[in-house]
Context: one part of a larger RNA
């Protein structure tokens, strides 16, 4: 220098992308234990205090004695240190995201990805939809709509607006439109062929249907300070975004702007919000619990870092 470990004065996260890693905390009894909450929880929250030996002296079980095991009081005694090795939780506030437990890239990703319990739509009367085979057969299912087969969503709580014009979808439908055969007519006869009636389905039409794909505007003007604009007029659409939520895992402009944290903040939280391009089962909002998820901050505590030294094994490396 390299790997693996030992201590370190004073500082104590100034280190870095970030406390990465190390370190600290740790067992058992006793006190003691907040906010929130789905009343189960949170919680070992948090915090404090005791812990070894020896000697005296009690309880309690084993039916009594003996001996064991469990438990208490009192006194002494020794150390910097009594769970002295070993083994053994770092706590704490805030947000996000996904409710939870669970699965997942076998070999560079455990997550917010997948799954869930619940909801919710379609199809399905069983010789049943779906599937698997050419076929016999099979699976579903030795099940029968409180079932089964597929699609979305994701506990729970408050909800879940508007639009049927496009597009699938279902349902009708006197009416048009419709192929081919059959009937009728023409080509002197057949055969071809062309034409007219007839006409299935489907299209048209008429109507439903958004927890089906989808999609939810713009101009002008108005209140007696100014500013907004409840209000009014116009184009114009199928409907013009409702409740929520917002500079967001979404906000270009952007390090928008107040505030709170810092000495100092492109950060973190809270508020304001005309939202480049949020928004309601490609679900909205909001949630206790939970997370090797992720974002900030604080206390402890540290060789992460001022600022290196030193030791110990083993390399490597020098010499024989």
């Nucleotide at each position: 220098c390299c790997u693996a470990g030992g201590c370190a004065a004073g500082g104590g996260a100034a280190c870095u992308c970030g406390g990465c890693a190390a370190a600290a905390u740790a067992g058992u009894a006793g006190c003691g234990u907040a906010a929130c909450u789905u009343c189960g929880g949170g919680a070992c929250a948090a915090g404090c205090u005791a812990u070894g030996c020896c000697u005296g002296c009690g309880g309690u079980u084993u039916a009594c004695a003996a001996g064991a095991a469990c438990u208490g009081c009192a006194g002494g005694u020794c150390u910097c240190a009594g769970u002295a090795u070993c083994a053994a939780g770092g706590g704490g506030a805030g947000g996000u995201c996904g409710a939870c437990u669970g699965u997942u890239u076998a070999u560079c990703a455990a997550a917010a990805a997948c799954a869930c319990a619940g909801a919710u739509c379609a199809c399905u009367g069983c010789a049943a939809a779906g599937u698997c085979g050419u076929a016999a057969g099979g699976c579903u299912u030795a099940g029968u709509a409180u079932a089964g087969u597929g699609g979305u969503c994701g506990a729970u709580g408050c909800c879940u607006g508007c639009u049927c014009a496009c597009u699938a979808c279902c349902g009708g439908u006197a009416c048009g439109u419709c192929a081919a055969a059959c009937u009728c007519g023409g080509u002197u006869u057949c055969a071809a062929c062309c034409g007219a009636a007839c006409u299935a389905a489907g299209c048209g039409c008429c109507g439903g249907c958004a927890a089906a794909g989808a999609g939810c505007g713009g101009g002008g003007g108005u209140a007696a300070c100014u500013c907004u604009g409840a209000c009014c007029c116009u184009c114009u659409u199928a409907a013009g975004g409702u409740a929520g939520c917002g500079u967001a895992a979404u906000a270009c402009c952007u390090c928008g702007c107040c505030g709170c944290u810092u000495a100092a903040u492109u950060g973190g939280c809270g508020g304001c919000u005309u939202g480049c391009a949020u928004g309601a089962a490609u679900g909205g909002c909001a949630u206790a619990a939970c997370g090797a998820g992720c974002c900030u901050c604080c206390c402890a505590c540290u060789g992460u870092c001022c600022c290196u030294g030193u030791c110990u094994a083993g390399g490597a490396c020098c010499u024989g």
Molecule: large-subunit ribosomal RNA, domain IV
Organism: Candidatus Gugararchaeum adminiculabundum